[in-house]
The RNA shown here (Glycine riboswitch aptamer) has 92 nucleotides. It matches the Rfam family "Glycine riboswitch aptamer". About the family: This family represents the bacterial glycine riboswitch. Its family is annotated with glycine biosynthetic process in the Gene Ontology.

RNA sequence: UAGGCACUCUGGAGAAUCUCGUUAAAUCGAGUACCGAAGGUGCAAGUGAGUAAUUUCACGAAACUCUCAGGUAAAAGGACAGAUUUAGUUUU
Numbered sequence: 001u002a003g004g005c006a007c008u009c010u011g012g013a014g015a016a017u018c019u020c021g022u023u024a025a026a027u028c029g030a031g032u033a034c035c036g037a038a039g040g041u042g043c044a045a046g047u048g049a050g051u052a053a054u055u056u057c058a059c060g061a062a063a064c065u066c067u068c069a070g071g072u073a074a075a076a077g078g079a080c081a082g083a084u085u086u087a088g089u090u091u092u
Stems, first nucleotide, its partner, number of pairs: 002091004008083004016032001018031004033072003039068001040066001042064001046059004
């Protein structure tokens, strides 16, 4: 000097303000239905192992998939995106 991460600010979707009981309270418990964008599960190409060959096994990405966790008024949270700043960390 240039970039990555993090911090801060801004934007940021989906789905019952469901039912029953309970509580001072959306407080707690149970039930049914639903959502995917914290986190997590699964795998395609490919790579490797194995076999005479095939079957097979292991590794293997996502906003796909599952719905374990989480969520279904507002608030909070929120993948991701944009911007600023200086201190921190890291790479060249």